Record summary: Predicted 3D model of an 86-nucleotide RNA (Glycine riboswitch aptamer) from Fictibacillus enclensis. The sequence is in RNAcentral, with records from Rfam and Ribocentre. Its mean pLDDT, the model's own confidence on a scale to 100, is 82.
RNA sequence: AUGAAAGCAAGAGGAGAGACUAUUUCGGUAGCGCCGAAGGAGCAAGCAGGAGCGAAACUCUCAGGCAAAAAGACUCUUGUUUGACG
Numbered sequence: 001a002u003g004a005a006a007g008c009a010a011g012a013g014g015a016g017a018g019a020c021u022a023u024u025u026c027g028g029u030a031g032c033g034c035c036g037a038a039g040g041a042g043c044a045a046g047c048a049g050g051a052g053c054g055a056a057a058c059u060c061u062c063a064g065g066c067a068a069a070a071a072g073a074c075u076c077u078u079g080u081u082u083g084a085c086g
Base pairs, nucleotide, nucleotide: 006081007080008079009078010077011076012075013074018032020031021030022029023028033066034065035064039062040060041059042058046053047052
């Protein structure tokens, strides 16, 4: 400054899976069955050649979730911090 990438805040969009059974103070609790896009964990190539480092929307399902609500990776917009490049 005609401001990359990143951070923060607000707003919008945002999937999946039982309104199952029992109990209940209707907030939940227990049991079985499921889901993956909070969080968490695991690994390929490669580097190393001993260990180890090593990504995800992949895998696991500890946690979380399975009417609505809440939450929700990710995306967009606005504002702001900052300043790659010139």